[in-house]
Molecule: glmS glucosamine-6-phosphate activated ribozyme aptamer
């Protein structure tokens, strides 16, 4: 490198590479790098072009595509009242805000291993976040209107 088998996954920091950088080569040219995990989905359309920290400081830089983010509208659904309509707030853990607590990662670096001319990439070992969410407390908002039935 090719073929076969088994297991796992259905990927969203995800895919790709023409700039830059690195390696080989006299050159032509070939190769490498280019997001580390956490978190994130009611459906449709439009707009925007996306949360959190870790690492690093030639790069996670730059470019293209995508994307569960955000905003608006509509539909569906939940709560406020048993049904319906309206209104308000939300999205299946289905009011908003604040504070505190508990809990939670991988990579890089280091060491070791095997491979390559080399760059790079791979495997093993141990440690270290923040947001969101959860729990508790506090504050605020709501705890309705009409109608039908009992």
């Nucleotide at each position: 490198g090719c073929g076969g088998g088994u297991a796992u996954u259905u990927u969203a920091g995800c895919g790709c590479c023409a700039g830059g950088a690195c390696c080989g080569g006299a050159a032509a040219c070939g190769g490498u790098u280019g997001a580390c995990g956490a978190g994130g989905a009611u459906g449709g359309c439009a707009g925007u072009g996306a949360u959190c920290g870790a690492a690093a400081g030639a790069c996670u830089c730059g470019g293209c595509g995508g994307a569960u983010g955000c905003u608006g509208c509509c539909a569906c659904g939940g709560c406020u009242u048993u049904g319906g309509u309206g209104a308000g707030c939300c999205g299946u853990c289905a009011g908003a805000g604040a504070a505190a607590a508990a809990g939670c990662a991988a990579a890089a670096a280091a060491c070791a291993g095997a491979a390559u001319c080399a760059a790079c990439a791979c495997u093993g070992u141990a440690a270290c976040a923040g947001a969101g969410g959860u729990u508790u407390u506090c504050u605020c908002a709501u705890c309705c209107a009409c109608u039908u039935u009992u």